[in-house]
Formats: sequence, structure tokens, C1' cells
RNA sequence: GGCGUGGUAGCCAAGCGGUAAGGCGGAAGUCUGCAAAACUUCUAUCAGCAGUUCGACUCUGCUCCACGCCU
Repeated sequence: GGCGUGGUAGCCAAGCGGUAAGGCGGAAGUCUGCAAAACUUCUAUCAGCAGUUCGACUCUGCUCCACGCCU
């Protein structure tokens, strides 16, 4: 230098055009004599900037980061 894979909540991780699942953790509440356990609720405009589209996490381009292959 070229190519590929990936980047989604504090952590892990699904989703592949139609308002972002789940688990762990954390916070508040219910329950309890107090706790623990259990249950309920909350915790992400999806790496950044543009483009396409009625509509973009999803498609396209460039950039950044991590990993890998070739040279």
C1' cells in the first nucleotide's frame, strides 16, 4: 500500500429497509420486623460525516478504531 471481518447500554450480544430483543451489572419501587430472594419499572437517536430513500442500525461513499490476510 491492497483486501476482508467487526464497531449497537457500564459489559456480553441479537437485529440486515418500517419507531433497537435478551442476559449480566447498576438505579428506583413492591414485598419483609430487618435483610436476602422474587416481582415491576428505568438504563443505547446503533464509531463519525455525507449520500440514496416516504422512511436507514440495516444500502452506498469517505474517514476513525480493533483484528486478520496478501505484498